About this RNA: Predicted 3D model of a 70-nucleotide RNA (transfer RNA) from Phlomoides rotata. The RNAcentral record of the sequence draws on ENA. The prediction has a mean pLDDT of 82.

RNA sequence: GCUUUUAACUCAGUGGUAGAGUAACAUCAUGGUAAGGUGUAAGUCAUCGGUUCAAAUCCGAUAAGGGGCU
Numbered sequence: 001g002c003u004u005u006u007a008a009c010u011c012a013g014u015g016g017u018a019g020a021g022u023a024a025c026a027u028c029a030u031g032g033u034a035a036g037g038u039g040u041a042a043g044u045c046a047u048c049g050g051u052u053c054a055a056a057u058c059c060g061a062u063a064a065g066g067g068g069c070u
Stems, first nucleotide, its partner, number of pairs: 002066004008022004016053001024040005046062005
C1' cells in the first nucleotide's frame, strides 16, 4: 500500500421497506425413518465519526482477518 467484515454457516444486496441457500424450529406426508412440501423465527449490516432529506451502500479513523511486494 491492496482487500474482506451483512442471520448459526456460505454469500447476495452500486443512496430510498435488509434478502437467498444451507442449518434450526413447527407442521404436512409415511406403518416408521430418510428424502420431499408448507410455514416460522433468527440481523446494533465489525466499531466510531462525517457527508446527505435519507447510508449496509459514499468518505475518514479504529479493530480483526487474508493474500502479495520489499
It matches the Rfam family "tRNA". Rfam classes the family as a transfer RNA.